[in-house]
RNA sequence: GGGGCAGUAGUUCAGCUGGUCCAGAACGCCGGUCUCCAAAACCGGAGGUCCCAGGUUCGAAUCCUGGCUGCCCCG
Numbered sequence: 001g002g003g004g005c006a007g008u009a010g011u012u013c014a015g016c017u018g019g020u021c022c023a024g025a026a027c028g029c030c031g032g033u034c035u036c037c038a039a040a041a042c043c044g045g046a047g048g049u050c051c052c053a054g055g056u057u058c059g060a061a062u063c064c065u066g067g068c069u070g071c072c073c074c075g
Stems, first nucleotide, its partner, number of pairs: 001074007010027004019058001029045005051067005
């Protein structure tokens, strides 16, 4: 220098055939029940403008373009 994959909640990921009401799950976090206390279990809650900037579209996490970061391959 060229190519591929990934970037979504604190963490690990799903969602990528564009549209259902709010972007979901598990773990973690907060509160409650239980317990002598705690753990476990159960119930409830908070937390994300989906890496950034443009574009297409009535509508974008999802499509297109450029950029950034990480991993891998080729030279």
Molecule: transfer RNA
Organism: Thermoleophilaceae bacterium